Description: The RNA shown here (Bacterial RNase P class A) has 381 nucleotides and comes from a Dermatophilaceae bacterium. Its mean pLDDT, the model's own confidence on a scale to 100, is 78. NCBI's taxonomy places the organism under Bacteria, Bacillati, Actinomycetes, Micrococcales, Dermatophilaceae. A source record names the gene rnpB. Of the family's consensus pairs, 95% are formed in the model. The sequence is in RNAcentral, with records from ENA. Rfam family: Bacterial RNase P class A. It is annotated as a ribozyme.

RNA sequence: CGAGUCGGGCGGACGGUCGCGUCGGUGGGCAACCACCGCCGAGGAAGGUCCGGGCUCCGAAGGGCAGGAUGGUGGCCAACAGCCACCCGGGGCGACCCGCGGGACAGUGCCACAGAGAAGAGACCGCCGGCCGCGCGUGAGCGUGGCCGGUAAGGGUGAAACGGUGGUGUAAGAGACCACCAGCGGCCUGGGUGACCAGGUCGGCUCGGUAAACCCCAUCCGGAGCAAGCCCAGACAGGAUGCGUUCGAGGGCGGCCCGCCCGAGCAUCCGGGUAGGGCGCUGGAGGUGGUCGGCAACGGCCACCCGAGAUGGAUGACCGUCACCGCGUCACCGGCAACGGUGGCGCGGGACAGAACCCGGCCUACAGCCCGACUCGUCCC
Numbered sequence: 001c002g003a004g005u006c007g008g009g010c011g012g013a014c015g016g017u018c019g020c021g022u023c024g025g026u027g028g029g030c031a032a033c034c035a036c037c038g039c040c041g042a043g044g045a046a047g048g049u050c051c052g053g054g055c056u057c058c059g060a061a062g063g064g065c066a067g068g069a070u071g072g073u074g075g076c077c078a079a080c081a082g083c084c085a086c087c088c089g090g091g092g093c094g095a096c097c098c099g100c101g102g103g104a105c106a107g108u109g110c111c112a113c114a115g116a117g118a119a120g121a122g123a124c125c126g127c128c129g130g131c132c133g134c135g136c137g138u139g140a141g142c143g144u145g146g147c148c149g150g151u152a153a154g155g156g157u158g159a160a161a162c163g164g165u166g167g168u169g170u171a172a173g174a175g176a177c178c179a180c181c182a183g184c185g186g187c188c189u190g191g192g193u194g195a196c197c198a199g200g201u202c203g204g205c206u207c208g209g210u211a212a213a214c215c216c217c218a219u220c221c222g223g224a225g226c227a228a229g230c231c232c233a234g235a236c237a238g239g240a241u242g243c244g245u246u247c248g249a250g251g252g253c254g255g256c257c258c259g260c261c262c263g264a265g266c267a268u269c270c271g272g273g274u275a276g277g278g279c280g281c282u283g284g285a286g287g288u289g290g291u292c293g294g295c296a297a298c299g300g301c302c303a304c305c306c307g308a309g310a311u312g313g314a315u316g317a318c319c320g321u322c323a324c325c326g327c328g329u330c331a332c333c334g335g336c337a338a339c340g341g342u343g344g345c346g347c348g349g350g351a352c353a354g355a356a357c358c359c360g361g362c363c364u365a366c367a368g369c370c371c372g373a374c375u376c377g378u379c380c381c
Stems, first nucleotide, its partner, number of pairs: 001377010012322007020041002023038006043352001047363002050361005055225004067221005072086005087101001088099004102216002107214002109210003124155002126151011163181006182206002184203008229279004238270006250262004286305008324349011
């Protein structure tokens, strides 16, 4: 310098004008509300709502059935389908990446097309033997056709055909037998917490794939969700009950009694815990920095910081300056050149999206930009 792999971060800044919402203050208004001033006012994903938890109400002795989720091992976490490290398998020269990674000798099912045959399989061609016929030959025999049988070596089909190579053997063949190799299983030794790895030995054991097919095994799971839930609490019509109408309920004057006046209705409940309002409502498994432990995820300790909370749902627009990116152009520098760098001017551009009880994850969307670590190749010292 070129090509690449992984990880982390940012998501314009400042000022002005206008506008919107909560809250506070002042003033106005009977009130609803209005005016002015001040503070604060979205995200890395606030999103999808796919997992997990907090919180709330209901349920619940314990166990089981059904249903659902998870699935290599060890660790982390409040928990998880998340994260870290490792193992195994696959890909890459490599950094690194991918895995929907328990069980296929518990049982059942399925395996398209092609093919004779797709699971304790299979004779289509071929190879070999026997019998019969025909032709040729003096003859032994040769050729050819049919029937019966043997054969999984060779050909052919397929994603996959019941280990591979070489030999012995045979009529031809075959793990039928032998050597080596590959796989599987049992046992032993060594290493590792473990998944597993390395080595030895025995057994001809050679047994196909599929569990995101049913199923089996192990572990975990009560249900619903802030429209959860809790508190305050009306009015009209209508209804029920009680007391009362000269034996005066109730009301007015009054702090109360006495007293005086009015006087036929009054009180409670249902309607309705409804309409409406408030709480829940934002400081939390929180963030940043340091330090210690750990390979890491993460954890302990110390210090500092934390100013959305709407409820038909506010958080926006414009202007200026600066920064960034792209294009054009000019000047200078480097270079034979293509081109590159620096600076000036002009034009254009800035995404995805948007809180609604709160957290931890995953996944998805995103203009453009920055930083770090590592790998491979080429050249120079």